[in-house]
């Protein structure tokens, strides 16, 4: 990295360094960002999955993960509502992605 399964409207930030872009990719929208984002490190925190413990409290320890915005929103299919229409709103599914566990 390919594959399988599960989950994705809950939760959780400070400091130091860096210096211009960033929110996965493409397009659109919206947003964050020199009052320093993104990233890296440290510390702290959260508790999704796994392992262990357990007095069984969604409790404790460990591993991975995570700590702006629903996976930030839309895009493809389909159903419903409003509208003359453009379009807008809502539901279901798919695709892609992320994380965990398995596994070659």
């Nucleotide at each position: 990295g390919a594959c399988u399964u599960a989950u994705c409207c809950a939760g959780a930030a400070a400091g130091a360094c860096c210096g211009a872009g960033g929110g996965a990719a493409u397009g659109g929208g919206c947003c964050c960002u020199u009052u320093g984002a993104c990233g890296u490190c440290u510390u702290a925190g959260c508790a999704a999955c796994c392992c262990g413990g357990g007095c069984u409290a969604g409790c404790c320890g460990g591993g991975u993960g995570c700590u702006a915005c629903c996976u930030c929103c839309c895009a493809c299919u389909u159903c419903g509502a409003a509208g003359c229409a453009a379009u807008u709103c809502g539901g279901a599914g798919g695709a892609a992605g992320a994380u965990a566990a398995g596994g070659u």
Predicted 3D model of a 104-nucleotide RNA (SAM riboswitch aptamer (S box leader)) from an uncultured Bacteroidota bacterium. Model confidence (mean pLDDT): 83 of 100.